Large-subunit ribosomal RNA, domain VI from a Phycisphaerales bacterium, 264 nucleotides, folded computationally. The coordinates come from a structure-prediction model, not an experiment, and the mean pLDDT is 87. NCBI's taxonomy places the organism under Bacteria, Pseudomonadati, Planctomycetota, Phycisphaerae, Phycisphaerales. It matches the Rfam family "Bacterial large subunit ribosomal RNA". Its family is annotated with ribosome and structural constituent of ribosome in the Gene Ontology. RNAcentral holds the full RNA, with entries from ENA.
Context: one part of a larger RNA
This record gives sequence, structure tokens and C1' cells, in this order.
RNA sequence: CGUAGCAACUUUGAGAGGAUUCUUUUUUAGUACGAGAGGAUUAGAAAGGACGUACCCCUGGUGCGCCAGUUGGACCGCUAGGUCCACCGCUGGGUAGCUAAGUACGGCAGGGAUAACCGCUGAAAGCAUCUAAGCGGGAAGCCCCCCUCGAGAUAAGAGUUGCACGCACUUUUGUGUGAGAGACCCCUGGUAGACUACCAGGUUGAUAGGCCGCAAGUGUAAGGGCAGAGAUGCCUUCAGCUGAGCGGUACUAACGGUCAAUCG
Repeated sequence: CGUAGCAACUUUGAGAGGAUUCUUUUUUAGUACGAGAGGAUUAGAAAGGACGUACCCCUGGUGCGCCAGUUGGACCGCUAGGUCCACCGCUGGGUAGCUAAGUACGGCAGGGAUAACCGCUGAAAGCAUCUAAGCGGGAAGCCCCCCUCGAGAUAAGAGUUGCACGCACUUUUGUGUGAGAGACCCCUGGUAGACUACCAGGUUGAUAGGCCGCAAGUGUAAGGGCAGAGAUGCCUUCAGCUGAGCGGUACUAACGGUCAAUCG
């Protein structure tokens, strides 16, 4: 821009893509078959491999703005306590998120038309013949069924709901102005993300930050007291500290603007 008013939401499905996989064990059955050795067709059940999708409750990994321990050095005048540098200095753990080695699920069943092939009826050709007319069966393959996208499918589809209204001037044509569903810019952000888009919000507000509480992590801070020659231990103290998680709370920041619907 189009889809003959302007929008919001829900859809139909032309079409496109994906998947549609493999093995083992077991029952039938040591049966049929076979002298024996061996050893089924068929039908049922179970387990698994690889692959795929989703997720983080569990098991773990990572977790460079979390916690603790510790070595050497520099600095804060010194002690104590800290900060910085040394691969995140090294080491032990670890929330959220991300993730596999973890968890859950999937391939099922069914329908239609068929291939080779198997048939029914049946002439040409008094017989025979699946074929010439006609009618069936038949595959991991084909088309549906299953999953995803999908009306720019220009053949542009369908449904529901909202809005489409006034005033003044103007001879007509028209001009100006208000209202107006909804949308956008902008702003706060993330379940989203390269950008865009998408989603949650914008004071009639919990969108982000802060603060409060909880969870969770680390593992008992500093200071003080007591014991000890000291190292150190014990008490205060399951303390102190804490990123992303959960809930609450307007303290801070969401200010301010614009467009917008039929006379071609």
C1' cells in the first nucleotide's frame, strides 16, 4: 500500500514443512517341520537403541557483581580489621538462569487409492482363461489421519464486538473546530530479543529500582568477655554476609506528545 468505512479479538484451511525408525527378550513353542542336528510361519506381551520435542521437580555441570578458607606482596601510620595484585591468585561450596549425563513425552491405531502378486464372474474362442465389459484382496511405499506454520490464498475468505457523532462559516464546492473505537511515538521493564518484532505495565499503577519479610547459599562475622605461655579454643552466635528467586510496600522513576474512520 492492497484486501471498497475504521478498529480489536477469535478463526476456516488453499498451500508448505516435520514426523511416520530399528533391535532384542518372552508366550504361542522346543510346537509345526525334520532321522537327527536344528527349528519356525502367525498372533500377543515386555524391554531397549538411535532420533525428536519440551522442561529443570530429581541427579549433576556451569554459575568471573554470592559465602568461606588460605599463600606471597603492596597499601590503609602500626595492632586488629580490611582493600587491591598475583590465571576468578589458589582452594571448598553455591541461588536464579542456561544446561545433559537428568526428567517427561512421541512413532500407536485407523481409513482411502494402489504396485508386484492372489482372486470372483466372464466372453472373444460352446472348452479354458484374474480382463476384453464388470467386481474384490493386496506393501515400511502414495493420499489422509498426527504435529507446526499458514488469507499478499491479489480467488486477499469467515465470525463476534466496539466506533463511525456534532458545531460554526460558506450559494454549491468546501473551510475551520470539537468529540472519537483504537493505535503509535515516548517512558518503566522482561516470560521476548542481533536490530526490529513480541509480551507485561505507564499513577484509576506493583513495570523496574529501593526498602521489608521469606526462601536459598555460605557456615557461627566484627567487637567484647572467659580459658590458655602461646598457637588457639569457648560464649555472645544455626551468627554475620548475600546476584538474579517468592511475596508485600508508591519511597524513586513510568514525564510528555501524536495520529485516527466512505464520496469515491